[in-house]
Context: one part of a larger RNA
RNA sequence: CGAUGUUGAAGGAACUCGGCAAAAUGCCCUCGUAACUUCGGGAGAAGAGGGCCCGGUCCUUGGGCAACCAGGGGUCGGGGGCACAGACCAGGGGGUGGCGACUGUUUACUAAAAACACAGGGCUCUGCGAAGCCGCAAGGCGACGUAUAGGGUCUGACGCCUGCCCGGUGCCGGAAGGUUAAGAGGAGAGGUGCAAGCUUUGAAUCGAAGCCCCGGUAAACGGCGGCCGUAACUAUAACGGUCCUAAGGUAGCGAAAUUCCUUGUCGGGUAAGUUCCGACCUGCACGAAUGGCGUAACGACUUCCCCACUGUCUCCAACAUCGGCUCA
Numbered sequence: 001c002g003a004u005g006u007u008g009a010a011g012g013a014a015c016u017c018g019g020c021a022a023a024a025u026g027c028c029c030u031c032g033u034a035a036c037u038u039c040g041g042g043a044g045a046a047g048a049g050g051g052c053c054c055g056g057u058c059c060u061u062g063g064g065c066a067a068c069c070a071g072g073g074g075u076c077g078g079g080g081g082c083a084c085a086g087a088c089c090a091g092g093g094g095g096u097g098g099c100g101a102c103u104g105u106u107u108a109c110u111a112a113a114a115a116c117a118c119a120g121g122g123c124u125c126u127g128c129g130a131a132g133c134c135g136c137a138a139g140g141c142g143a144c145g146u147a148u149a150g151g152g153u154c155u156g157a158c159g160c161c162u163g164c165c166c167g168g169u170g171c172c173g174g175a176a177g178g179u180u181a182a183g184a185g186g187a188g189a190g191g192u193g194c195a196a197g198c199u200u201u202g203a204a205u206c207g208a209a210g211c212c213c214c215g216g217u218a219a220a221c222g223g224c225g226g227c228c229g230u231a232a233c234u235a236u237a238a239c240g241g242u243c244c245u246a247a248g249g250u251a252g253c254g255a256a257a258u259u260c261c262u263u264g265u266c267g268g269g270u271a272a273g274u275u276c277c278g279a280c281c282u283g284c285a286c287g288a289a290u291g292g293c294g295u296a297a298c299g300a301c302u303u304c305c306c307c308a309c310u311g312u313c314u315c316c317a318a319c320a321u322c323g324g325c326u327c328a
Stems, first nucleotide, its partner, number of pairs: 001323008010314002014312001019309001027051005036041001038157001052079012080084001092307004097302002099299002104116002120155007132141003158294004163224003168221002170217005177212003183206002188201005225243005252286001253283001264280005
């Protein structure tokens, strides 16, 4: 000097990105227990008291013929210790937001999470030799199943809901029409030949799906405006005009895990608060199953605050054990 422990005056998070680490809590019995809630919960909420030993007294259970033996409970009194769940073992608690409903799953060796999954919801395909998938095939899975089944895809408990746009892309439908390959068809034309012929080429016309075209479809991929004016203070604009669009963002939420300007402004908490909570709405650039907004319970998730507690700190010190180092 380091490691692992133990202890510490006064203070008690002033440490730090952050109470990281440590400390504190810890068992049983009795009392007591809030908001909120899906009435199950929250809850061991929180919080308070008791616990060792000896004696008196009362009630009581089982066994026994009885004497008595083995227990349980109430009450009163006394005793000792620093300490009575005497060592070890053995929850810290509360409040408030965000995200995800939940129990689960995951980057074997830097990520356990708000990521994945999940019950529940929707769309879509599939009538059975099913669709889909594997295989060159035979064949197999699906399934010894049969639409209350199976596949694909999105969303993700529950509650209240899920607005407008089919112009583009996709998908579905459409016995017309346009276009369209091989093929059919052969009007003709060329080469050669005396010719018959052989050969090359070839216009109309008839030819599928597809595309064009006509419709439908957004819990399909996706999209959801601008400028100007206007009210008897001012300000603002329910109102009007105009341009463009397929349609111009509804409900709800909103400086948000989304807000650049921004430490926005106001309120709360602090002596002091770029964080936090509640509002406002000027949403750079929220928004409805790439789901919107809420939500009890749950979480080795995450934000902020409080109580308890402490060597995290002010500010370090001593001791124990092990190692290093120096000297011998």

RNAcentral holds the full RNA, with entries from ENA. A computed fold for a 328-nucleotide part of an RNA from an Alphaproteobacteria bacterium, annotated as large-subunit ribosomal RNA, domain IV. Its Rfam family is "Bacterial large subunit ribosomal RNA". Gene Ontology terms of the family: structural constituent of ribosome and ribosome. The coordinates come from a structure-prediction model, not an experiment, and the mean pLDDT is 90.